[in-house]
RNA sequence: GCGCUCGUAGCUCAAUGGUAGAGCAGUCGACUUAUACUCGACCGGUUGUAGGUUCGAGUCCUACCGGGCGCA
Numbered sequence: 001g002c003g004c005u006c007g008u009a010g011c012u013c014a015a016u017g018g019u020a021g022a023g024c025a026g027u028c029g030a031c032u033u034a035u036a037c038u039c040g041a042c043c044g045g046u047u048g049u050a051g052g053u054u055c056g057a058g059u060c061c062u063a064c065c066g067g068g069c070g071c072a
Base pairs, nucleotide, nucleotide: 001071002070003069004068005067006066007065010024011023012022013021018055026042027041028040029039030038048064049063050062051061052060
């Protein structure tokens, strides 16, 4: 330099083009003499950035940024 792949909550990951969710973590409560376990609720997102297509984009297209792999 070229190609492929990934980028979503603090972390690990979901999400047929049609209201972005789960587990863990955190906070509060229940339970307990107390702690832990367990249960319930809450808290959480500029979906890497900028454009484009579309009535509608996390999803499709383009460029760029970052990680990984391969070729040279």

Predicted 3D model of a 72-nucleotide RNA (transfer RNA) from a Patescibacteria group bacterium.
The source organism's lineage runs through Bacteria and Bacteria candidate phyla.
It matches the Rfam family "tRNA". Rfam classes the family as a transfer RNA.
The sequence was found in a public genome assembly.